[in-house]
RNA sequence: GUUCCCGUAGCUCAACGGAUAGAGCAUACCCGUCCUAAGGGUGCGAUGGAGGUUCGAUUCCUCUCGGGGACG
Numbered sequence: 001g002u003u004c005c006c007g008u009a010g011c012u013c014a015a016c017g018g019a020u021a022g023a024g025c026a027u028a029c030c031c032g033u034c035c036u037a038a039g040g041g042u043g044c045g046a047u048g049g050a051g052g053u054u055c056g057a058u059u060c061c062u063c064u065c066g067g068g069g070a071c072g
Stems, first nucleotide, its partner, number of pairs: 001071007010025004018055001027043005048064005
């Protein structure tokens, strides 16, 4: 330099172009118990950035940033 893949919650992952972006772990509170624990309930919390297409974009297109692979 060319090319491919990935980027969503603190972490690990989901989401035919259309539902309030959904789970597990973590975390806060509550129930539970004589006290802990197990177990249960409720909450908090995210689409790397900028444009474009579309009635509608996490999803499609372009550029860009970051990470990884292949080739030279």
This is a predicted structure of a 72-nucleotide RNA (transfer RNA) from a Candidatus Levyibacteriota bacterium.
The source organism's lineage runs through Bacteria, Bacteria candidate phyla and Candidatus Levyibacteriota.
Its mean pLDDT, the model's own confidence on a scale to 100, is 81.
Its Rfam family is "tRNA". About the family: Transfer RNA (tRNA) molecules are approximately 80 nucleotides in length. It is annotated as a transfer RNA.